Context: one part of a larger RNA
RNA sequence: UUGGGCGUAAAGAGGGCGUAGGUGGCUAUUUAAGUCAGUUGUGAAAGCCUGGGGCUCAACCCCAGAAGUGCAAUUGAUACUAUUUAGCUUGAGUGUGGAAAAGGUAACUAGAAUUCCUGGUGUAGUGGUGAAAUACGUAGAUAUCAGGAGGAAUGCCGGUUGCGAAGGCGGGUUACUAGUCCAACACUGACACUGAGGCCCGAAAGCGUGGGGAUCAAACAGGAUUAGAUACCCUGGUAGUCCACGCCAUAAACGAUGAAUACUCGUUGUUGGAGGUAUUGACCCCUUCAGUGACUAAGCUAACGCGUUAAGUAUUCCGCCUGGGAAGUACGGUCGCAAGAUUAAAACUC
Numbered sequence: 001u002u003g004g005g006c007g008u009a010a011a012g013a014g015g016g017c018g019u020a021g022g023u024g025g026c027u028a029u030u031u032a033a034g035u036c037a038g039u040u041g042u043g044a045a046a047g048c049c050u051g052g053g054g055c056u057c058a059a060c061c062c063c064a065g066a067a068g069u070g071c072a073a074u075u076g077a078u079a080c081u082a083u084u085u086a087g088c089u090u091g092a093g094u095g096u097g098g099a100a101a102a103g104g105u106a107a108c109u110a111g112a113a114u115u116c117c118u119g120g121u122g123u124a125g126u127g128g129u130g131a132a133a134u135a136c137g138u139a140g141a142u143a144u145c146a147g148g149a150g151g152a153a154u155g156c157c158g159g160u161u162g163c164g165a166a167g168g169c170g171g172g173u174u175a176c177u178a179g180u181c182c183a184a185c186a187c188u189g190a191c192a193c194u195g196a197g198g199c200c201c202g203a204a205a206g207c208g209u210g211g212g213g214a215u216c217a218a219a220c221a222g223g224a225u226u227a228g229a230u231a232c233c234c235u236g237g238u239a240g241u242c243c244a245c246g247c248c249a250u251a252a253a254c255g256a257u258g259a260a261u262a263c264u265c266g267u268u269g270u271u272g273g274a275g276g277u278a279u280u281g282a283c284c285c286c287u288u289c290a291g292u293g294a295c296u297a298a299g300c301u302a303a304c305g306c307g308u309u310a311a312g313u314a315u316u317c318c319g320c321c322u323g324g325g326a327a328g329u330a331c332g333g334u335c336g337c338a339a340g341a342u343u344a345a346a347a348c349u350c
Base pairs, nucleotide, nucleotide: 003322004321005320006319007304008303012318014201015200016199017198021194022193023192025088026087027086028085031082033081034080035077036076037075038074039073040072041071042070049065050064051063052062053061054060091191092188093187094186095185096183097182098181099180103177104176105175106174107173108172109171110154115149116148117147118146119145120144121143125136126135162169163168206247207246208245209244210243211242216240220236221235222234223233258317259316260315261314262313263312266295267294268293269292270291271290272289273288274287275286276285299306300305323350324349325348332343333342334341335340
């Protein structure tokens, strides 16, 4: 190991693709493996159960019968599952015509701002704080004007807006490229769902090699605060932050809610289509499909709350949980340059 569960009590893997496996639409047909029914054999004795008997009763013992859920053989049934064959179109997919978008990769490019450099004007302070000081400044700072350098990030638009499987994606242009949605038809004809292993993607930090280095800023130094101040505050400041290539594989990777399908009152906002109505036209209004929000009926829930984007009603498949601590630790295995990741106990204790 059953059972019961997984939004917040323990528990949904960070995400995808997909192998094996499991599950799977409608109609007819074949076989009869599963399934159902009958018959036969077997199912030791003892025991259990029923009836009868023996020890004075009982326990105990003896006799007889029944039962023995099972197995095998055989004869049938054919609704369901499976199998064979032939079809179907509603699931799924392909084609045609449209639509929206911060989806991805690469190249080029723009304007603000910070910092630095050069020159001009100009003179004694600037900066910073709760208050100060360290710091910068008469070798001319701060301020202001002109020119230049370089790196990083993209104001307004901007929106519970959009796109993406998730991580995530935001100036502009171009090239290449993935997916989604809508409408009407045509085609294929169950080609589907899920998915142990496996493979791929995966914020930030970190690591390797080589570049780059404006800002910010772990470490570090100084100044304050304080009883102390290895902090909070201030002045500086190196890794890092950026790019290329290669690793790492973890996050409150969260909707703390796995994927798919079907069904179940409504109201209201918004995004992208389509149709109708209307109009000079755009709106408005009505219907419908796909997304994204708010509030609720039934129902569910321990409650909070969820409520057609379900945590409702059901089905299929996967993952996971089983008192607290020890512990996501030790040992061993696998992976990694390392940091470490992953798999994962026990003694003991309450």

A computed fold for a 350-nucleotide part of an RNA from Bdellovibrio sp. 28-41-41, annotated as small-subunit ribosomal RNA, central domain. The prediction has a mean pLDDT of 89. The source organism's lineage runs through Bacteria, Bdellovibrionota, Bdellovibrionia, Bdellovibrionales and Bdellovibrio. It matches the Rfam family "Bacterial small subunit ribosomal RNA". RNAcentral holds the full RNA, with entries from ENA and SILVA.